Predicted 3D model of a 78-nucleotide RNA (c-di-GMP-I riboswitch aptamer). Its mean pLDDT, the model's own confidence on a scale to 100, is 79.

RNA sequence: AACGUUCCAAAGCAAAACCGGAGAAAUCCGGCGACGCAAAGCUAUAGGGUCUAGUUAACUAGAUAGCCAGUUGCACAA
Repeated sequence: AACGUUCCAAAGCAAAACCGGAGAAAUCCGGCGACGCAAAGCUAUAGGGUCUAGUUAACUAGAUAGCCAGUUGCACAA
């Protein structure tokens, strides 16, 4: 330096449930709470998938990055 993620993790994130709120819904925001995460950082006008609404479908609009992916980065014994 490259590849890689079996080991370590300072710092960080925060599933479900419950409470309050937004929305037609998917879903999102706040609180509480930790199931987990080495990218559970960022990106939804690169793309695929999935979900919601209209709809037979196509298609359109919306949502999801904790589905794949793209991109930047942290740690690392053997």